This is a predicted structure of a 71-nucleotide RNA (transfer RNA) from a Candidatus Kaiserbacteria bacterium. Its Rfam family is "tRNA". Rfam's curators write: Transfer RNA (tRNA) molecules are approximately 80 nucleotides in length. By type it is a transfer RNA. RNAcentral holds the sequence, with entries from ENA.
[in-house]
RNA sequence: GGGCGAUUAGUUUAGUGGUAAAAUGGGGAUCUCCAAAAUCUCUGUCGGGGGUUCGAUUCCCUCAUCGCCCG
Numbered sequence: 001g002g003g004c005g006a007u008u009a010g011u012u013u014a015g016u017g018g019u020a021a022a023a024u025g026g027g028g029a030u031c032u033c034c035a036a037a038a039u040c041u042c043u044g045u046c047g048g049g050g051g052u053u054c055g056a057u058u059c060c061c062u063c064a065u066c067g068c069c070c071g
Stems, first nucleotide, its partner, number of pairs: 001070007010024004018054001025043006047063005
């Protein structure tokens, strides 16, 4: 320098045009002499910018970061 892939909650990952989800974590409650465990409840998210579209996490372009391959 060229090619490919990834980026979604604090963390690990689903979802791939039509109101974003699970586990775990965090706060509170119940229980307990206390704590742990368990149960209930609350909490929080689409890497930045632009384009297409009635509508974008999803499609396109670009930038950034990370990984792999080629030279």